[in-house]
C1' cells in the first nucleotide's frame, strides 16, 4: 500500500494480508545436469570395523625364507635377508569433534609485558675429553581364569649417573652511565654455580652451552557484550600494606602479621537465559533477528576431581582417585569410554553409505625409499537449496468428435488444440574415439660449480573414471505437475449438499437457485515443482535516534519546596576535553559491491580494486559547548515607602435563627404527604407570650468579585504571620530555569485517646408506595457532622490541559494600582473573564491566561477484557494505600461529529384524538366468520392496528380444489406429422352406481373418368401434455397501511477534510413546502391546489315514452284526446364565486364581520385522484412466471361423502327486551334500479307460500311496485304481557334429475332466553349521527339478517389541560433489524 469498528463519516487504535528468508519438516507430483547442504531433538546409550605412528642410518638381538662349503645323509660351518616383541629417540598438546558449561578479560577491538617461556626451523659463537653402575629384552623358574604379574641369573645403547672444561648463562654482591613516570639497557669488578653421544663413505648426519631471528603461547588494561529492581544492598582473604612462599612470569596466586577498607542508582549482589567474533536474513536507512555450513578465537571430551610425562597438556582415541552405567568372569578379580569416520538403538516433523584412495593437498616419523593418515581427495543417498536445460517446432478450421455451458432444429468455449503434412534432435538410447588434473620425490643421464648444491634431458606414478567432453545412428522418439479463481488478490460457470457435510489468513461463506463447501468444464498463477505448516525481518511511524504522543480516543504526577542530574544571560582573556581537518599504524582470510577473467552460459570459482562508517597515535584550527580567569547589567533577588485582598494561626465578642427547660394564655387537635399512616397530644400538645440555656452555622452584603500552591477561604474585632502587586531610584551580579529519590502539605468519609453534641443524619426501627421495595416520601434515630491532640493520604483532588521562559492580529466587560487629568476620556502594569482573526486540531474546539510558533526538565502512554485483580515488597492500629502482573479471552474496544428513530425531554400544531352528545358492542337468542376440537374428509388461504357477513357478488349434484371407491395413460382440451379405416351424425341393446367398456343397426360427403387430395369423425404410432403440487422469503402483475398525512427529492451555486449541510430552517399565515417577508442561495420536479365526474341556482337548445299554465273536445276518473314548448322534468351546451367589492386589523401573504349582494361565501357539498418510501405486509388458489418436485400419477372421468361436524372461545351482525310501543283499519308523500330461459297488470282458486289463465312491454311508453317509518281513528296499560320469536311438532308451496346428509317460504299449533347487559370498547360533526322502507349484482333455487347502491325523517361540540396518532424545529442518546 490493502481489508476489518459504523446506517454512513473522520480520527485514534489493534488484529489480519500482499515481500524477501530457512541447516527446514508435512502433501501431492517428478526427466536431465553442475555447485552446495545434510541430527537444529537425547552433551542419550552404544555392537563391528578404521580414524597414530614412525625410524635397525640409537641398541642388544634375530623367527622366517633362500644361497654356498663339507658330508651319502643327518648335521655343521657360512653368507644374505631380516618378520614379531623389547630398550631408546621423535610424535602423540596437530589434524579431526560438540556448544554441556560459561554474562566472564570468555569473545571483539585497541594498547601494554620496565613481571614471562618457546621442541622441531633459520642464524651466530663455543665445546664435543674421560669415566661408572645398572636395566628390559633372551634365559631359568613360580601365581593367576583372564588382566596381568612375583622371583633368579646374565647383557646393550644416542637409556642412566658422577669427574674435567665453559669469558658470554644462572644466583649473590659492589662501581659508572644516557633516556625514562617505571622494576629495564650498556659499561665493568669479585664470588659460587651448571654440560655432552655417537655415527660415518671422515665431506657430513647428530650431541652440548649460550645469543640473535622466525615462529606459537602466556599475562595485564581501556572501550564494547543479553533481560528482570515484584532481586538494593553486597563483601572476611574480603580492600590495601609489609614479609615469606609458589609460578615460565606479575599478582591475596597461597600464608603470617598490620590497617578497615573495596563494590553499588552510570544498576553492585541475586536470578533467568546464552558460547563470542567475522559474517548470514531482512530493511531506503537507522534498525531488528540470527550465529547451521565457511574462517578466527574459547570451552569440553561418560559426570567430578587430581597430578604426572613433557618444550608445549593438567592432555578426546595417556595415567591415577571418586561416581554412574555396560560387559567379561573359574566369582577370588578385571575390561570400557564415537561431542573422530561410517554404522546401530533411541529421541523426534526431521537429517546420508559399516564406499574408494592415499593419485594430488597437508602433517608426522625417516639420511632415504617408504610407512601412516575416515586429514584430504573422490564416489553413493536425499528436488534440502542455488542456477542451467529439456518435455518439441512451423504449417493446419470440416473450426471434427467428446467434454461443458445456453435463450437449446441453434450458438458459444475447450482450440491451431488434436487428427493430418512437412522440419528439428537438445536430454534419453546405442556405438565410437577420450582427456586435463602429474609436478615433484626416486631412477639413468647431460653440464654448471669448490665435494655439497643447482638447472636439462628420458624413465616411473591417476581413486575419481572409461567420467567430463568430442563424433555418428535410428526416431517426436524417453519426459507436468501443484496450488488457486467472494473482496484484500490474476482467475467464473454448471451440477450436488441445504446452518448438515464442511471451508476459513482476516472479513467471513453454508438455513433450495452458493462465482466462497464437494464434484465437474473453463480459467488464473507459478512450474520439476507447486502448496501448506514453523520460524525471523519487512510491511509496522504499532517503543517514533533517524521518525509518534499525553483537553475529549491510552496517556500531566492532588500541590509545593527541594538533593542528585540536565539544561541555561552578555563581554574579554586563556586552554583544546568534547568538535572539525590533514597523516601514521590497525581494522585476518573468506563473505558484501565494483571490474576482469575461467568452466558452452549460470550457480560456482580466480583475480585485482573499492568498502570495512571503528579504535590507537599524530600534527593542526578554535566558531560553539566545555574547564579556568577577569568584567558587565538586561535574567534573578534585596532594602526604603505605597495600596488591595473570605491567605494562615490565635483569642475575644455578637445577632437571628433552631431545640430544650422552667412560667404563663388557652384547647383539641398538631404534625406529615400525591393521598395517608406512623409520632405528638386532655398527664394539657401544636399555637402565643415574656424569661433562663446549649450547641451549631454566619442571611442580607455576595458579584461573570477577591485571596491562596493545591487542598481550599466568608458575622465582627484584637494580636502574630505569608504572599502577590504598582512607582520611583538605590544595592547583590547570573546568585537562574527543570527536578528522578527526598521531604512537606492535601477535601470528604473513616481511625485512635479525651471533650462536646443544638440541628442536621449513614446504620437501625416503624409508616407508606410497591408483584415485591433491603429504595425514593414520611415519623423517629446511633455513629458522625463540632473542638484538642495523633494517623490515613484518597477523589471528576478537573481547565479531565505539567513547570519555567521567549514570541504572535483585535474588540469589550471587570477587579487592584500608577502616570496625565475636567468627573468624559485616555496611557500603563499585574490580574479575572466573554468574543474574534492567522495559525493549530479528528473534529467538537483552543485562540496572548493557546490546545499557536520555538526552547529546557520533569512525569506518563503503547488495543480491549481479565485488572488496578493476584502473588510478592513497603507503609497503616484497622479500613486499606502505592508499586502491579500472567494463563485464558475477543477482533474490536474507543474519540469526535453526521443522518435517522426514540423520550414517561421542550416548544408550535393538526385529527370524531379527547371533551359535549346521540347510537351501539360485551348480557340473551338466532344468523354468519374464525380459533380449537373432531372427522376417512371436515380443500386452501387471510392472524395486531392492516385476519375474522375476509377470497366467497350466494357450497344439495356441479362448483370442488378434500376423502373412501370404480375407471384411463400422448392421457379431459387445442395444434402438428406418418399410417390406416369410415362420411359425420343417428338409433338401439348387455353390463354397470355412474364414468366407462362392449355389440349390433342404418348412412357413404365435395371435386375429379380414376389414382388420389380435400373437409369431417372416431382409432394407431409420433411429438408439444397435464398438476388448484412446493417457494409471495426467487418475481411481475395488483392490493392493504402509514395516509389524502403534507411532506419526498434534484441542478447549479456556497459551506465542511468528511458522513452531510443548505435550499426545506427562521418571523408571519393556511387545510396545505398555501403563500408572503427575510436569508448563501437560485431555480426545478414527483406531492398539495386546480384541470375531471355528481349534486345545489340560472340561461340556452331540444321537446317523446315525460309534462299541461292558456285555448278547444272528452270521461264516472285520469294530458284521455286535438294542441301547446310556458313550467316540471330528461340530457348536452353555457353562465356564475374571484376574499372581486365595503368596513377594521396587518409592510404583504392574509385574519375578522349575525356587512351587503347572492342559488351558492371563502375549499359550496360529495367522488375519482394516493408522492419518495415503510411493513421481506398479501396473493404462485385471478393471470403470468424462474427454479424444483410428479407422469399407470400429486394428472384426468364418475358415483357417494365432505367443505354445513360441536365440550367450547373470540369477532361481525340481526331480532328484541317493548308504551316515543305492539295490534287493526284507514289516509299520504320517493329516490335508485331490474325485467324475454325475464317482469308480469288483471281475472279466479286457494287462510297462505302459491296456482291456473292471461293483456302489455326488448321498456322516461308495460310489468317488479306495496314504499316504510309517518299521520287519523280503535285497542292493549306494565305484565314475561296482545312484548319477544327461538325450538319443535303437523300440514303445505316453489325450484331442481335430486332438498335424508343440506333449500327458501307459507299455514296452523307450539312460545325458549330476554326486562337495557361487568371489566372494557367501537362509530359518528350535517342532511352527517340515529331511525325508516326501496332496488340491485350473484342466482334454477337460497341459507341475504350479508354486500353495494337509493331516497324519506332527522340531532350535540365550552374548548385544546389529559390519552391515541401525526406533522415541523430543538434537546440528550451507550439505540441504528432503530425502546
Nucleotide at each position: 500500500g490493502a481489508g476489518u469498528u459504523u446506517g454512513a463519516u473522520c480520527c485514534u487504535g489493534g488484529c489480519u494480508c500482499a515481500g524477501g528468508a530457512u541447516g527446514a519438516a508435512c502433501g501431492c507430483u517428478a526427466g536431465c545436469u553442475g555447485g552446495a547442504g545434510g541430527c537444529u531433538u537425547a552433551a542419550u546409550a552404544c555392537a563391528u570395523g578404521c580414524a597414530a605412528g614412525u625410524c635397525g642410518a640409537g641398541c642388544g638381538g634375530g623367527a622366517u625364507u633362500g644361497g654356498g662349503u663339507a658330508g651319502c645323509a643327518a648335521u655343521a660351518c657360512u653368507c644374505a635377508u631380516g618378520a614379531g616383541a623389547g630398550c631408546g629417540g621423535c610424535g602423540c598438546a596437530c589434524g579431526g569433534g560438540u556448544g554441556a558449561g560459561u554474562a566472564a578479560c570468555g569473545c571483539g577491538u585497541a594498547c601494554a609485558c620496565g613481571a614471562c617461556c618457546u621442541a622441531c626451523c633459520u642464524u651466530u659463537g663455543a665445546c664435543u675429553g674421560g669415566g661408572g653402575g645398572a636395566u628390559a629384552g633372551c634365559c631359568c623358574u613360580g601365581g593367576g581364569a583372564a588382566a596381568c604379574u612375583g622371583g633368579g641369573a646374565u647383557u646393550a645403547a644416542u637409556a642412566c649417573c658422577g669427574c674435567a672444561u665453559a669469558u658470554a648463562a644462572u644466583u649473590c654482591u659492589g662501581a659508572a652511565u644516557a633516556a625514562u613516570a617505571a622494576a629495564g639497557g650498556u659499561u665493568u669488578g669479585g664470588a659460587a654455580u651448571g654440560a655432552a653421544a655417537g655415527u660415518u663413505c671422515a665431506g657430513g648426519c647428530g650431541g652440548u652451552c649460550a645469543g640473535a631471528g622466525a615462529u606459537g603461547g602466556g599475562u595485564g588494561u581501556g572501550c564494547g557484550u543479553c533481560u528482570g529492581a515484584u532481586u538494593a544492598g553486597c563483601u572476611a582473604g574480603u580492600u590495601g600494606g609489609u614479609g615469606a612462599g609458589g609460578u615460565a612470569a606479575c599478582g591475596g596466586c597461597u600464608c603470617a602479621c598490620c590497617a578497615a577498607g573495596g563494590c553499588g542508582a552510570u544498576g553492585a549482589u541475586c536470578a533467568g537465559u546464552a558460547g563470542g567474533g567475522g559474517g548470514c536474513g531482512u530493511g531506503a536507512g537507522a534498525g531488528c533477528g540470527u550465529g547451521g555450513a565457511c574462517c578466527c578465537c574459547c570451552a569440553c571430551a561418560c559426570g567430578g576431581g587430581u597430578a604426572c610425562u613433557g618444550a608445549g597438556a593438567c592432555a578426546c582415541g595417556g595415567a591415577c582417585c571418586c561416581g554412574a552405567c555396560u560387559c567379561c568372569u573359574a566369582c577370588g578379580g578385571g575390561a570400557g569410554g564415537c561431542a573422530g569416520c561410517a554404522g546401530u538403538a533411541a529421541g523426534g516433523a526431521a537429517u546420508a553409505u559399516u564406499g574408494g584412495u592415499c593419485a594430488a593437498u597437508g602433517g608426522g616419523c625417516g639420511a632415504a625409499a617408504g610407512c601412516c593418515u575416515g586429514a584430504a581427495c573422490c564416489a553413493g543417498c536425499c528436488a534440502u537449496c542455488c542456477a542451467g536445460c529439456g518435455u518439441g517446432c512451423a504449417g493446419g478450421a470440416a473450426g471434427a468428435a467428446g467434454g461443458c455451458c445456453c435463450u437449446a432444429u441453434g450458438g458459444g468455449u475447450u482450440g491451431u488444440a488434436a487428427a493430418c503434412u512437412g522440419c528439428u534432435u537438445u536430454u534419453g538410447u546405442c556405438a565410437g574415439a577420450g582427456a586435463a588434473u602429474a609436478a615433484a620425490c626416486c631412477u639413468c643421464u647431460c653440464g654448471a660449480u669448490u665435494u655439497a648444491u643447482c638447472g636439462g634431458g628420458a624413465g616411473c606414478u591417476g581413486a575419481a573414471g572409461g567420467u567430463a567432453c568430442c563424433u555418428g545412428a535410428a526416431g517426436a522418439a524417453u519426459a507436468a505437475g501443484c496450488a488457486c479463481c467472494g473482496g484484500c488478490u490474476a482467475a467464473c460457470u454448471c451440477c450436488g449438499u441445504g446452518c448438515c457435510a464442511g471451508c476459513a489468513g482476516c472479513c467471513g461463506c453454508g438455513g433450495u437457485a452458493a462465482u466462497a463447501c464437494g464434484g465437474a468444464g473453463g480459467g488464473u498463477g507459478c512450474g520439476a515443482g507447486c502448496g501448506u505448516u514453523a520460524u525471523c525481518c519487512g510491511g509496522a511511524a504499532u517503543u517514533a535516534c533517524u521518525g509518534g504522543g499525553u483537553u475529549u480516543a491510552a496517556a500531566g504526577g492532588g500541590u509545593g519546596c527541594g538533593u542528585a542530574g540536565g539544561c541555561g544571560g552578555c563581554c574579554a582573556u586563556g586552554u583544546a576535553a568534547g568538535u572539525c581537518a590533514g597523516g601514521a599504524g590497525u581494522g585476518a582470510a573468506a563473505g558484501u559491491u565494483u571490474g576482469c577473467g575461467g568452466c558452452u552460459c549460470a550457480a560456482c570459482c580466480g583475480u585485482a580494486a573499492a568498502a570495512u562508517u571503528g579504535c590507537u597515535u599524530u600534527u593542526g584550527a578554535u566558531a560553539c559547548u566545555g574547564c579556568a580567569u577577569g568584567g558587565c547589567u538586561g535574567g534573578a533577588a534585596u532594602c526604603a515607602g505605597g495600596a488591595u485582598g473570605a491567605g494562615g494561626u490565635c483569642a475575644g465578642c455578637g445577632g437571628a435563627a433552631u431545640g430544650u427547660g422552667g412560667c404563663a394564655u388557652g384547647u383539641a387537635g398538631c404534625g406529615g404527604u400525591g393521598a395517608a399512616a406512623u409520632g405528638c397530644u386532655u398527664a394539657g400538645a401544636u399555637a402565643u407570650g415574656a424569661c433562663a440555656u446549649a450547641g451549631a452555622a454566619c442571611a442580607c452584603c455576595c458579584a461573570u468579585u477577591g485571596c491562596g500552591a493545591a487542598g481550599g477561604c466568608a458575622g465582627c474585632u484584637c494580636a502574630c504571620u505569608a504572599c502577590a502587586c504598582g512607582a520611583u531610584a538605590a544595592u547583590u551580579g547570573a546568585c537562574g530555569c527543570u527536578g528522578a529519590g527526598g521531604c512537606a502539605c492535601g477535601a470528604a468519609a473513616g481511625c485512635g485517646u479525651g471533650g462536646g453534641g443544638a440541628g442536621c443524619a449513614a446504620a437501625c426501627a416503624g409508616g407508606a408506595u410497591u408483584a415485591g421495595a433491603u429504595a425514593c416520601c414520611c415519623u423517629g434515630g446511633u455513629a458522625g457532622u463540632c473542638c484538642a491532640c495523633g494517623c490515613c493520604c484518597u477523589a471528576a483532588a478537573c481547565g479531565a490541559u505539567g513547570a519555567u521562559c521567549a514570541c504572535u492580529c483585535g474588540a469589550c466587560a471587570u477587579c487592584a494600582g500608577c502616570g496625565a487629568u475636567a468627573c468624559a476620556c485616555u496611557g500603563u502594569u499585574g490580574g479575572u473573564g466573554u468574543c474574534u482573526g492567522a495559525g493549530c486540531a479528528a473534529a467538537a474546539g483552543c485562540a496572548u491566561u493557546a490546545a499557536g510558533u520555538g526552547a529546557u526538565c520533569c512525569a506518563c502512554c503503547u488495543g480491549g477484557g481479565a485488572a488496578g485483580u493476584a502473588c510478592g515488597a513497603u507503609c497503616g492500629c484497622a479500613a486499606g494505600a502505592u508499586u502491579g502482573a500472567a494463563a485464558c479471552u475477543c477482533a474490536a474496544a474507543g474519540g469526535a461529529a453526521u443522518u435517522g428513530g426514540c423520550g414517561g425531554g421542550g416548544g408550535u400544531c393538526c385529527g370524531c384524538a379527547c371533551a359535549a352528545g346521540c347510537g351501539g358492542u360485551g348480557g340473551a337468542g338466532c344468523a354468519u366468520g374464525u380459533g380449537g376440537u373432531u372427522u376417512a374428509a371436515u380443500u386452501c388461504g387471510a392472524u395486531g392496528a392492516u385476519a375474522c357477513g375476509c377470497g366467497a357478488g350466494g357450497a344439495a349434484c356441479c362448483u370442488u380444489a378434500c376423502c373412501u371407491g370404480g375407471g384411463c395413460u400422448a392421457g379431459a382440451a387445442u395444434g402438428c406429422u406418418g399410417g390406416g379405416a369410415g362420411a359425420c351424425c343417428g338409433u338401439g341393446g348387455g353390463u354397470g352406481a355412474a364414468a366407462g367398456c362392449u355389440c349390433a343397426c342404418u348412412u357413404u360427403g365435395u371435386a375429379g373418368c380414376a389414382a388420389u387430395a380435400c373437409a369431417c369423425u372416431g382409432c394407431c404410432a409420433g411429438u408439444a401434455a397435464g398438476g388448484u403440487g412446493c417457494u409471495g422469503c426467487a418475481u411481475g402483475g395488483c392490493u392493504g397501511u402509514c395516509g389524502u398525512c403534507a411532506g419526498c427529492u434534484c441542478g447549479u451555486g456556497c459551506c465542511g477534510u468528511g458522513a452531510g449541510g443548505u435550499g426545506u430552517u427562521g418571523g408571519g399565515u393556511u387545510a396545505a413546502g398555501u403563500c408572503c417577508c427575510g436569508c448563501a442561495a437560485c431555480g426545478a420536479g414527483c406531492g398539495c391546489a386546480a384541470c375531471c365526474c355528481c349534486c345545489a341556482u340560472c340561461a340556452c337548445u331540444a321537446g317523446u315514452u315525460g309534462c299541461c299554465a292558456u285555448c278547444a273536445g272528452g270521461u264516472a276518473a285520469c294530458g284521455c284526446u286535438g294542441g301547446g314548448a310556458a313550467c316540471u322534468c330528461u340530457a348536452g351546451u353555457g353562465a356564475a364565486a374571484c376574499u372581486g367589492c365595503c368596513g377594521u386589523c396587518g409592510u404583504a401573504a392574509g385574519a375578522c364581520g349575525u356587512g351587503a349582494g347572492g342559488a351558492a361565501g371563502g375549499a359550496g357539498g360529495g367522488g375519482a385522484u394516493g408522492a419518495u418510501g415503510u411493513c421481506a405486509a398479501g396473493u404462485c388458489a385471478u393471470c403470468a412466471u424462474g427454479g424444483c418436485c410428479u407422469u399407470u400419477a400429486u394428472g384426468c372421468c364418475c358415483a357417494g361423502g365432505g367443505c354445513u361436524a360441536c365440550a367450547c372461545a373470540c369477532g361481525u351482525g340481526c331480532u328484541a327486551c317493548a308504551a316515543u310501543g305492539g295490534g287493526g283499519c284507514g289516509u299520504a308523500c320517493a329516490a335508485a334500479g331490474g325485467g324475454c330461459u325475464g317482469c308480469a297488470a288483471c281475472a279466479c282458486g286457494g287462510u297462505g307460500a302459491c296456482g291456473u289463465g292471461a293483456a302489455g312491454c326488448u321498456a322516461a311508453u308495460c310489468c317488479c311496485a306495496a314504499a316504510a317509518a309517518a299521520c287519523g281513528c280503535c285497542u292493549c296499560u306494565c305484565a314475561g304481557u296482545u312484548c319477544a320469536g327461538a325450538u319443535u311438532g303437523a300440514a303445505g308451496u316453489c325450484u331442481g334429475c335430486a332438498a335424508c346428509u343440506c333449500g327458501a317460504c307459507u299455514u296452523c299449533a307450539u312460545g325458549a332466553a330476554g326486562c337495557u347487559g361487568g371489566a372494557a370498547u367501537c362509530g359518528c360533526u350535517a342532511g352527517u349521527a340515529a331511525u325508516c322502507g326501496u332496488a340491485g349484482a350473484u342466482c334454477a333455487g337460497c341459507a341475504a339478517c350479508g354486500c353495494u347502491a337509493c331516497g324519506g325523517u332527522g340531532a350535540u361540540a365550552c374548548g385544546u389541560u389529559c390519552c391515541c396518532g401525526g406533522a415541523c424545529c430543538u434537546u440528550g442518546c451507550a439505540c441504528a433489524c432503530a425502546c
Molecule: small-subunit ribosomal RNA
Organism: uncultured bacterium